Predicted 3D model of a 112-nucleotide RNA (SAM riboswitch aptamer (S box leader)) from Mucilaginibacter sp. Lineage of the source: Bacteria > Pseudomonadati > Bacteroidota > Sphingobacteriales > Mucilaginibacter. Its Rfam family is "SAM riboswitch aptamer (S box leader)". Gene Ontology term of the family: regulation of gene expression. Of the family's consensus pairs, 97% are formed in the model.
RNA sequence: CGCUUAUACAGAAAGACGGAGGGAUUAGACCCUGCGAAGUCUUGGCAACCUGUACUUACAAGGUGCCAAAUUCUACUUGAUCAGCUAACGCAACGAUCAGGAAAGAUAAGCG
Numbered sequence: 001c002g003c004u005u006a007u008a009c010a011g012a013a014a015g016a017c018g019g020a021g022g023g024a025u026u027a028g029a030c031c032c033u034g035c036g037a038a039g040u041c042u043u044g045g046c047a048a049c050c051u052g053u054a055c056u057u058a059c060a061a062g063g064u065g066c067c068a069a070a071u072u073c074u075a076c077u078u079g080a081u082c083a084g085c086u087a088a089c090g091c092a093a094c095g096a097u098c099a100g101g102a103a104a105g106a107u108a109a110g111c112g
Base pairs, nucleotide, nucleotide: 001112002111003110004109005108006107007106013043014042015041016040017039021032022031023030026075027074028073029072044067045066046065048064049063050062051060052059053058054057071104076101077100078099079098080097081096082095084091085090
């Protein structure tokens, strides 16, 4: 780096250095940030997967991971409702809300 499978509204921060950005990417929204962003280090913590011990739900914290907000939200698609259009049957592209699915990304486990 690629493939497969699984998971996600749960959980968990202090200090030092640093000095302006950050929340993966593109766009929009929203948010965090000089009451100090990213990053690095130390210490602490969480417990998702693997693992271990009891044995079906706990504990441990060895490996990986993680410690603002649902993966911050939306984007593509399906359905419902509404707005809207129509003289009506009906339509419902675009827009709004809700629900589901997909994609993408993340993490783990396995394989190459």